RNA sequence: AGCGGAAUGGUGUAAUGGUAGCACUACAGACUCUGACUCUGUCAGUGAAGGUUCGAGUCCUUCUUCCGUUG
Numbered sequence: 001a002g003c004g005g006a007a008u009g010g011u012g013u014a015a016u017g018g019u020a021g022c023a024c025u026a027c028a029g030a031c032u033c034u035g036a037c038u039c040u041g042u043c044a045g046u047g048a049a050g051g052u053u054c055g056a057g058u059c060c061u062u063c064u065u066c067c068g069u070u071g
Base pairs, nucleotide, nucleotide: 001070002069003068004067005066006065007064010024011023012022013021018054026042027041028040029039030038047063048062049061050060051059
């Protein structure tokens, strides 16, 4: 340099173009003499910029970072 792939809360991982879920973590409450366990609730996310579409995490273009591969 070419080709292929990946990027989603603090972490991991889903999502046929149609309300972005789940688990863990964190916080608050209940329970407890205290803590743990358990239960309830809350917070928190689509790498960047454009485009297509009534509607984009998803499709298209460019860029960034990472992984693999060829030379």

This is a predicted structure of a 71-nucleotide RNA (transfer RNA) from a Lachnospiraceae bacterium.
Its Rfam family is "tRNA". Gene Ontology term of the family: triplet codon-amino acid adaptor activity.